[in-house]
RNA sequence: CGAGACAGGCAAGCAGUCGCGGUGCGCAAGCAUCGAGGAAAGUCCGGGCUCCACAGGGUAAGAUGCCUCUUAACGAGAGGACGCGCCAAGCGAAAGCGACAGCGUGAUGGAAAGUGCCACAGAAACAAAACCGCCUGCCCGGGUUUCGGCCUGGGUGGGCAAGGGUGAAAACGUGAGGUAAGAGCUCACGGCUGCACUGGCAACAGAUCAGCGGGUAAACCCCAUCCGGAGCAAGACCAAAUAGGGGAAGAGAGACGGCCCGUCUCGUUUGGAUUUCCGGGUUGGUUGCUAGAGUUUGGUUGCGAAGCCAAACCCAGAGAGAUGACUGCUUUUAACAGAACCCGGCUUAUCGCCUGUCUCGGUAA
Numbered sequence: 001c002g003a004g005a006c007a008g009g010c011a012a013g014c015a016g017u018c019g020c021g022g023u024g025c026g027c028a029a030g031c032a033u034c035g036a037g038g039a040a041a042g043u044c045c046g047g048g049c050u051c052c053a054c055a056g057g058g059u060a061a062g063a064u065g066c067c068u069c070u071u072a073a074c075g076a077g078a079g080g081a082c083g084c085g086c087c088a089a090g091c092g093a094a095a096g097c098g099a100c101a102g103c104g105u106g107a108u109g110g111a112a113a114g115u116g117c118c119a120c121a122g123a124a125a126c127a128a129a130a131c132c133g134c135c136u137g138c139c140c141g142g143g144u145u146u147c148g149g150c151c152u153g154g155g156u157g158g159g160c161a162a163g164g165g166u167g168a169a170a171a172c173g174u175g176a177g178g179u180a181a182g183a184g185c186u187c188a189c190g191g192c193u194g195c196a197c198u199g200g201c202a203a204c205a206g207a208u209c210a211g212c213g214g215g216u217a218a219a220c221c222c223c224a225u226c227c228g229g230a231g232c233a234a235g236a237c238c239a240a241a242u243a244g245g246g247g248a249a250g251a252g253a254g255a256c257g258g259c260c261c262g263u264c265u266c267g268u269u270u271g272g273a274u275u276u277c278c279g280g281g282u283u284g285g286u287u288g289c290u291a292g293a294g295u296u297u298g299g300u301u302g303c304g305a306a307g308c309c310a311a312a313c314c315c316a317g318a319g320a321g322a323u324g325a326c327u328g329c330u331u332u333u334a335a336c337a338g339a340a341c342c343c344g345g346c347u348u349a350u351c352g353c354c355u356g357u358c359u360c361g362g363u364a365a
Stems, first nucleotide, its partner, number of pairs: 001361010012330007020035006037336001041347002044345005049231004056265004062226004066080005081108001082106005090097002109222002114220002116216003131164002133160012172190006191212004197206003235287004245278005256271003294313008
């Protein structure tokens, strides 16, 4: 200097004229000041808040799923472990194997609690198996012989799972020994699982020892943790209006019924309660509605997410729904796109610029 990956920041700016909404001042005219996002989007999670009298204990349903930490909380974030992939020193004749670091990525608990499934092919797909085969005893033949035997066909027994075939997957893999032929039968190296030991808070790692036929849990299930429901169209208040409407059922006071997902139960509370059907009125106004788990700066603790301390600041509250138009200049030539109770995340869309870290390549010294 170039390329790539990752993380963070900005979100067109300045000036003028007219216009829009809030707040404050003012009798008024008017003046001052503030006024859409990094995702405001999706409504996927978590909460704050409101209501149901309290939401206790179970069950059912649901959610999460490596460890530790952070947080109001989370399925989020930070750090780490393990797996997979990229890159790549090196080894190798080649095919290939591939350390350390870095980057990316993971729907990452349990198959030794149980049940289910693994089509087709294949002998056989969970404690299973012999299609082609290898070895061997006996019986009946054929050929040959140096008369010890050797080769071969058929029948009937026994041994084997090493070789071949099928398949995504077939008695842990490779090599050697051993055997009648074979087999972890024995050994070396490697793989998986497990008890104890060492290190680590832990996930896990290491070396010894022991053992050895799968996969699948975004299949049912088991384990651990969480978990009341409904939602700002939640709620509260004021004003006004109607039909104080009509019908059915209805138990019982150590027993029954009611109290916002189903169901059981405990306690409190309540009781002509309650359940159900038909019909009528109210569509107005105020509030909830913006000072917050707030922002910024500095210090401090921590690898970090973040915590703590101090100071400063107030930064939209519309209600058929506010920020638009014109002119001039600058420039990175402008994409995706507009709050509706609020906040923390995730996901998706997107023009361009800047800063930093790491990796690779080149150049100069």